[in-house]
Molecule: TPP riboswitch aptamer (THI element)
Organism: Gammaproteobacteria bacterium
RNA sequence: CAACUUAGCUGGGGGUCCUGGUAAGGUUCUGUUUAAAUACAGUUUGCCGGGUGAGAAAAACCCUUUGAACCUGAUGCGGAUAAUGCCGCCGCAGGGAAGCGUUGCUGGCCCCAA
Numbered sequence: 001c002a003a004c005u006u007a008g009c010u011g012g013g014g015g016u017c018c019u020g021g022u023a024a025g026g027u028u029c030u031g032u033u034u035a036a037a038u039a040c041a042g043u044u045u046g047c048c049g050g051g052u053g054a055g056a057a058a059a060a061c062c063c064u065u066u067g068a069a070c071c072u073g074a075u076g077c078g079g080a081u082a083a084u085g086c087c088g089c090c091g092c093a094g095g096g097a098a099g100c101g102u103u104g105c106u107g108g109c110c111c112c113a114a
Stems, first nucleotide, its partner, number of pairs: 001107002004104001008100003011064004016058001017051008029042004070095003076089004
């Protein structure tokens, strides 16, 4: 000096699903129903549970170019499930956020000594 490797600091990047119950709101919209917004359910918000996971609002978790953290493709394809990015494919496809510095090993060069 170079490559690899191991903590760390600072900065930065990213995701928040499915489902059950309950309370409220609303009777605007959608579906069924009724003589009739009449009744029920869905759509909205909060709270408490369950499933998967590192993480589903935690001042936490993960990732930071050695980049599958995460996004696009995607209202994708196959398989499971009560259901869901739940599992796999897609994927040597395309994007995607950096600096300092530390531990160890290996190699090269220079100097000194013998």